[in-house]
RNA sequence: UCGGCCGUGGUGAAAUAGGCAUCACCUUCGGUUUUGGUCCGAAAGUUCCGGGUUCGAACCCUGGCGGCCGAG
Repeated sequence: UCGGCCGUGGUGAAAUAGGCAUCACCUUCGGUUUUGGUCCGAAAGUUCCGGGUUCGAACCCUGGCGGCCGAG
C1' cells in the first nucleotide's frame, strides 16, 4: 500500500427483510436474613466519528478512525 472481517451500556453478547435498541454480569437502591452470601424486585447506563438516502438507519451508501487476519 491492497484485500477480507469487525467496532453496540463499565464487561460479554443479541437485534436474521430498515420500524419502540434487548439479555446476562457489574454498579446503585429496596425486600428477605441477627450480619454477610444466596434468592427476589426496581433503577441508572449503550449503537466508533462525520456526511448522505429514507416518513423512519445499529442495519443501506460514502469519507474517516481503530482492531484482527491475509497478500505484497

Overview
Predicted 3D model of a 72-nucleotide RNA (transfer RNA). Its mean pLDDT, the model's own confidence on a scale to 100, is 80. The same sequence occurs in records of 5 taxa. The RNAcentral record of the sequence draws on ENA and Rfam. It matches the Rfam family "tRNA". It is annotated as a transfer RNA.